The part of an RNA shown here (small-subunit ribosomal RNA, central domain) has 349 nucleotides and comes from Trichopus zeylanicus subsp. travancoricus. Rfam family: Bacterial small subunit ribosomal RNA. The RNAcentral record of the full RNA draws on SILVA. Lineage of the source: Eukaryota > Viridiplantae > Magnoliopsida > Dioscoreales > Trichopus zeylanicus.

Context: one part of a larger RNA
């Protein structure tokens, strides 16, 4: 490398836009470049394969011959594939009408609770999973009343919604980005996929300037314990929160790349259309786009999957190829560094 693979055995980039490139709807026409065919030349011999002979047979040797394929040239076919040149709407798209939603980003505002602090009643213990550090008569803890601060937003709340993922919920106002869905006007293949590339990207962590209520790595004390650098407890710094800017990784997981058509049903949700029904809204029925649940065919090593495929084609990428050494070394890049990224081998089982 063929080849057989990637949910759980190794193996889907963490997620998207997109270059080059591969792939690519329906009719009609050109043309022969792929692609099918006759012919002609050419692929030294030897070897191989076949027929005959020759050594007593075989190995072996000598004589004759062919197939398959390449290259080259020349004539011929046009069905698919490129090309040329017209049309076409079923794929994609644009505008219109309508919908739902924690999609994004910026602004104002609310209450609960918790901390601190002031004051007011009261007197003795708070606190802690036992015990203790700790707090407290210089009045704690309890309680009311008033103020001040920083962080999340209970209930609704759901197997629900949304976004491309990371993610996104307390209310209201602006900007704004996607989707469904409907009728039917218009573009007419304008599409799929994506090496490189670019863009986004939890949580920690880093720089710079804030803010710090609670909670909490490190760390200091108490316990516990043979110890006890822990698991339990009183404390407490970074951090956690805002603004600017890095980092680029996670069990970034549905551990399942994207795209298309085709392949029994059932249920129940979310959004909407259309019918039906009613005073009216539901019900019942159906169509599309989603979220879930149970299952036939079929797949499967099973486990289970099953119109939201792990099923039957197609297409375009991306990874895999025993185990350790190792995601390590050295090298390059990329970072302010933490580090990331790409990524061996000797040995060894």
């Nucleotide at each position: 490398u063929u080849a057989g693979g990637c949910a759980u055995a190794a193996a889907g980039c963490a997620u998207c836009u997109g270059u080059a490139g591969g792939u690519g709807g329906c009719u009609u026409u050109u043309c022969a470049a792929g692609u099918c065919u006759g012919c002609c030349a050419u692929c030294a011999a030897a070897u191989c394969c076949c027929a005959g002979g020759g050594c007593u047979c075989a190995a072996c040797c000598c004589u004759a011959g062919a197939c398959a394929g390449g290259c080259g040239g020349u004539g011929g076919a046009a069905a698919c594939u490129a090309c040329c040149a017209a049309g076409c709407u079923a794929g994609a798209g644009u505008a219109c009408g309508g919908u739902a939603g924690g999609g994004g980003c910026a602004g104002a505002g609310g209450g609960a609770a918790u901390u601190u602090c002031c004051g007011g009643u009261g007197g003795a213990g708070c606190g802690g999973u036992g015990a203790a550090u700790g707090u407290g008569u210089a009045g704690a803890g309890a309680u009311c009343a008033a103020a001040a601060a920083g962080a999340a937003c209970a209930c609704c709340a759901a197997u629900g919604g949304u976004g491309a993922a990371a993610g996104c919920a307390c209310u209201c106002u602006g900007c704004u980005a996607g989707g469904c869905u409907g009728a039917c006007a218009c573009u007419a293949a304008c599409a799929c996929u994506g090496a490189g590339a670019g863009a986004u990207g939890a949580a920690a962590g880093c720089u710079a300037g804030g803010g710090g209520a609670g909670u909490a790595a490190a760390u200091c004390a108490g316990a516990u314990u043979a110890g006890a650098u822990a698991c339990c407890c009183u404390a407490a710094u970074a951090g956690u929160c805002c603004u600017a800017g890095c980092c680029a990784u996670a069990a970034a997981c549905g551990a399942u790349g994207g795209a298309u058509a085709c392949u029994a049903g059932g249920c129940a949700c979310u959004a909407u259309g259309c019918a039906u029904a009613u005073c009216g809204a539901c019900c019942c029925g159906u169509g599309c786009a989603g979220u879930g649940c149970u299952g036939c065919a079929c797949c499967u090593a099973a486990u289970g999957c099953g119109u939201u495929a792990a099923g039957u084609g197609u297409c375009c990428c991306a990874c895999c190829u025993g185990g350790g050494g190792a995601g390590u070394a050295c090298a390059u890049u990329c970072a302010c560094a933490a580090g990331a990224a790409u990524g061996a081998a000797a040995c060894u089982c």